This is a predicted complex of two RNAs, RNase P RNA and transfer RNA, with 431 nucleotides together.

RNA sequence: UGGGUAGAGCAGACAAUCGCGUCUUCCCCUUUGAGGGAAGAUGAGGAAAGUCCGGGCUCCACAGGGCAGGAUGCCGGAUAACGUCCGGCGUAGGUAACUAUAGGGAAAGUGCAACAGAAACAUUCCGCCGAAACGGGUAAUGCCGUGGUAAGGUUGAAAUGGUGAGGUAAGAGCUCACCGGCGGUACGGAGACGUACCGGCCGUGUAAACCCCAUCCGGAGCAAGACCAAAGAGGGGCUUAAGGCAGUUGCCCGCUGCCUCCCGGGAGGUAGGUCGCUGGAGCUUGUCAGCAAUGGCAAGUCGAGAUAGAUGAUUGUCAAAUACAGAACCCGGCUUAUAGCUCUGCCCAGGUU
RNA sequence: CGGGAUGUGGCGCAGCUUGGUCAGCGCGCGUGCCUUGGGAGCACGAGGCCGGGGGUUCAAAUCCCCCCAUCCCGACCA
Repeated sequence: UGGGUAGAGCAGACAAUCGCGUCUUCCCCUUUGAGGGAAGAUGAGGAAAGUCCGGGCUCCACAGGGCAGGAUGCCGGAUAACGUCCGGCGUAGGUAACUAUAGGGAAAGUGCAACAGAAACAUUCCGCCGAAACGGGUAAUGCCGUGGUAAGGUUGAAAUGGUGAGGUAAGAGCUCACCGGCGGUACGGAGACGUACCGGCCGUGUAAACCCCAUCCGGAGCAAGACCAAAGAGGGGCUUAAGGCAGUUGCCCGCUGCCUCCCGGGAGGUAGGUCGCUGGAGCUUGUCAGCAAUGGCAAGUCGAGAUAGAUGAUUGUCAAAUACAGAACCCGGCUUAUAGCUCUGCCCAGGUU
Repeated sequence: CGGGAUGUGGCGCAGCUUGGUCAGCGCGCGUGCCUUGGGAGCACGAGGCCGGGGGUUCAAAUCCCCCCAUCCCGACCA
């Protein structure tokens, strides 16, 4: 210098004018419900999104029993919790930095493997053999039936570990060497696992099919829920003490509330307000522990809370200001969308010193 | 704001639980026959890669994950 790779950050800034929401203080009017005005403070995001996971919070019994169901899945750690994150292991890709990884069990059992092919749990269609055994046949000969054989052909995604040599009637882990897998032993490691040696022990795939094993999971969701205000008729059928309905789900039990027979939580009524509502697993800086995720300690700090829903517009300067996009109970993640930039670590190649 | 369902020719649907030569049914469309002509009828045919992308698998409309679009439900009192 070129190419690559991993990560972090910004998401216009400043000034002026006008406008809007919330809060605090003050003033004015008034029908006492509220309204108007002034000043000050403050006012979207890295994803506020999708609602895919996890938790807080609230109510149902502070969360119960059983069956069913769901989720996760190498090892260790972090955490309020997680399907997230961090550090490792194995496998795959890459020259490398590095990246990807739903990665338990197929010798517990069941199912499936279409088409093609002889055969897809044990197979002889073609081929190879004629050594041994049985039967038949010939002048004679594996000539025929049984037989031996998975080395070769064919089909397929997959054909009974692979390559080579020996061996054999032909063949075959039948034997040997190397490679792959499986099992055992020893050593190392906290563990996943790694290394060495030994044993010919050697058909598969699929569990994002049922399933087995281990761990975890109660339901609903701020339209949760609490309070205030307002409003409000009747009808039909029927006669059983225990029953009905709802909440708690798919079912059963248990529990809670309401009603006292059911039709049926049906006709109807109100669609107003207050709280929940933002100070929290908070943010910033420093320091300590740890490889890291993260945690401890100290100091400082307060940064939207609407309810038809505010956060905008214009002008000027900065080269330019343009992406995706707008809070609605709150957090931790994941995923998806995203213009234009800035910075840092590392790898490879070339050049120069 | 919260919860749930669906997506397969032009239209309405089946197939997804048990993955395979399984993409099918009705209406509609095209061509021909029939008819004086039209309709009806008969025969033949075209048209979908299963909303989009990725993964698992030998193999995906079907199983898993992520997006997109459409539709439905949910206030309180008694």
Rfam match: Bacterial RNase P class A. By type it is a ribozyme.